[in-house]
């Protein structure tokens, strides 16, 4: 320094133009003598920033910020 790949909830993840989702986990409730499992419900997001296209952008452009990987360059 060039090139890729990855940033979506608290955590691991889908989703890949048309109102953002599971699972875990947090609360809270039923079960139960209690506690765990088990059942339900709630909460939780300016989708990594900033712009652009588009009627409409998480998605497609660009630049840029974090990590991760492959090259090269000095040592």
């Nucleotide at each position: 320094u060039g090139g890729a790949g990855u940033g979506u909830a608290g955590c691991u993840c889908a989703g890949c133009g048309g109102u953002a989702g599971a699972g875990c986990a947090a609360u809270c409730g039923g079960c139960u003598g209690u506690u765990a499992a088990c059942c339900g419900a709630u909460c939780g997001g300016u989708c990594g920033u900033a712009g652009g296209u588009u009627c409409g952008a998480u998605c497609c452009c660009u630049a840029c910020c974090a990590c991760u990987c492959c090259a090269g360059c000095c040592a």
This is a predicted structure of a 75-nucleotide RNA (transfer RNA) from a Fibrobacterota bacterium. The coordinates come from a structure-prediction model, not an experiment, and the mean pLDDT is 80. The source organism's lineage runs through Bacteria, Pseudomonadati and Fibrobacterota. The RNAcentral record of the sequence draws on ENA and MGnify.